RNAcentral holds the sequence, with entries from ENA. This is a predicted structure of a 74-nucleotide RNA (transfer RNA) from a Planctomycetota bacterium. The organism belongs to Planctomycetota, within Bacteria. Model confidence (mean pLDDT): 81 of 100.
RNA sequence: AGGGGUGUAGCUCUAACGGCUAGAGCGACGGAUUCCAAAUCCGUAGGUUCAGGGUUCGAAUCCCUGCGCCCCUG
Numbered sequence: 001a002g003g004g005g006u007g008u009a010g011c012u013c014u015a016a017c018g019g020c021u022a023g024a025g026c027g028a029c030g031g032a033u034u035c036c037a038a039a040u041c042c043g044u045a046g047g048u049u050c051a052g053g054g055u056u057c058g059a060a061u062c063c064c065u066g067c068g069c070c071c072c073u074g
Stems, first nucleotide, its partner, number of pairs: 001073007010026004019057001028044005050066005
């Protein structure tokens, strides 16, 4: 330099080929239980879906550009 993949909650991921309010597990916080804790149970909070633009009645999803990470070729 060229090509491919990937980016969503603190972490790991789901969200059929565009349509309900973007969800789950773990973690965090609060409570129950316990002599105290662990385990278990109940609840709560947490998202500019990498950034910017475009298409559309409607975009995490489609298109363009850029950026980060991984792989391949030279």